This is a predicted structure of a 330-nucleotide part of an RNA (large-subunit ribosomal RNA, domain IV) from Gossypium australe. NCBI's taxonomy places the organism under Eukaryota, Euphyllophyta, Spermatophyta, Gunneridae, Gossypium. Rfam family: Bacterial large subunit ribosomal RNA.
[in-house]
Context: one part of a larger RNA
RNA sequence: UUCUCUCUAAGGAACUUGACAAAAUAGCCCCGUAACUUUGGAAGAAAGGGUGCCUUAUCACAAAGGGGGUCGCAGUGACCAGGCCCGGGCGACUGCUUACCAAAAACACAUGUAUCCACAAAGUCGUAAGACCAUGUAUGAGGGUUGACGCCUAUCCAGUGCUGGAAGGUCAAGUAAAGGUGACCUAAUGACAGGGGAGCCGGCGACCGAAGCCCCAGUGAAUGAUGACCGUAACUAUAACGGUCCUAAGGUAGAGAAAUUCCUUGUCGGGUAAGUUUCGACCUGCACGAAAGGCGUAACGAUCUGGGCACUGUCUCAGAGAGAGGCUCG
Numbered sequence: 001u002u003c004u005c006u007c008u009a010a011g012g013a014a015c016u017u018g019a020c021a022a023a024a025u026a027g028c029c030c031c032g033u034a035a036c037u038u039u040g041g042a043a044g045a046a047a048g049g050g051u052g053c054c055u056u057a058u059c060a061c062a063a064a065g066g067g068g069g070u071c072g073c074a075g076u077g078a079c080c081a082g083g084c085c086c087g088g089g090c091g092a093c094u095g096c097u098u099a100c101c102a103a104a105a106a107c108a109c110a111u112g113u114a115u116c117c118a119c120a121a122a123g124u125c126g127u128a129a130g131a132c133c134a135u136g137u138a139u140g141a142g143g144g145u146u147g148a149c150g151c152c153u154a155u156c157c158a159g160u161g162c163u164g165g166a167a168g169g170u171c172a173a174g175u176a177a178a179g180g181u182g183a184c185c186u187a188a189u190g191a192c193a194g195g196g197g198a199g200c201c202g203g204c205g206a207c208c209g210a211a212g213c214c215c216c217a218g219u220g221a222a223u224g225a226u227g228a229c230c231g232u233a234a235c236u237a238u239a240a241c242g243g244u245c246c247u248a249a250g251g252u253a254g255a256g257a258a259a260u261u262c263c264u265u266g267u268c269g270g271g272u273a274a275g276u277u278u279c280g281a282c283c284u285g286c287a288c289g290a291a292a293g294g295c296g297u298a299a300c301g302a303u304c305u306g307g308g309c310a311c312u313g314u315c316u317c318a319g320a321g322a323g324a325g326g327c328u329c330g
Base pairs, nucleotide, nucleotide: 001325002324003323004322005321006320007319008318010316011315014314027051028050029049030048036041038148052070053069054068055067056066071075083309084308085307086306087305088304089303090301091300095107112145113144115142117140123132124131125130149296150295151294152293154226155225156224159223160222161219162218163217164216165215168214169213170212174208179201180200181199184196185195186194227245228244229243230242231241254288266282267281268280269279270278
């Protein structure tokens, strides 16, 4: 000097990105236990007390409790053996994951929802035979999305997608030439058909020719989208109100400096002597917003974050000791 431990006056987080690490708590019995809540929980909440040995009555035996006695500094006498409380974010939960830097707020999940599929099912693998789905049959199967529960889920179908439609336009291969169409005339009760036939198109391909696309509708828990400027109230300020332009429609409820806020350490309030964090508000949202769900939420979490009690060598500020290395000498 390195490592692993033990102890430490006074203080007790002043350390530090951060109480990281360490300390503290601890078993069993009794007493007692709040907010909140989905009435199950929260809960071992919290906060207190007891604990050895001997003897005694109750007693089938035991346990537990009661009475009496007794020893120690100390009785779960060693080992073993929860720290707790108050807020907030996220995710409901148990689970699962980057074997070897990430365990999480990511994935999954029960639930909701739209959609596809009538069975030789849809979907998937395979050139095929065939196989899975399934020895299943819509209370089923597939892929998508959301993610317990509670309250809810607004406007827009213009673009893109999907579904349906079929009048018109466009349109392939192919067939294709005494070809196609055809006013008009004739016949006939009339229709279809028949006969004649001017004109037009046509080997530079007429004529016939499907789906698709164009087109017309529907559809948002489909992909998505959800304005700008100006003026106005008897202090000022602000604008319930009005005007103009544009749009398919101009963001509703809820929530909001947020895991989202650049300016920003926004402003006000709480907590501190002092708080870029934190909590409660405000709304001026650079750039929240409703199943890529919105907002709440008991329980849960080796989650993230703020505060407190207890506790401590984390620190003020170091010291002492034990052991193992290293080093030096032999």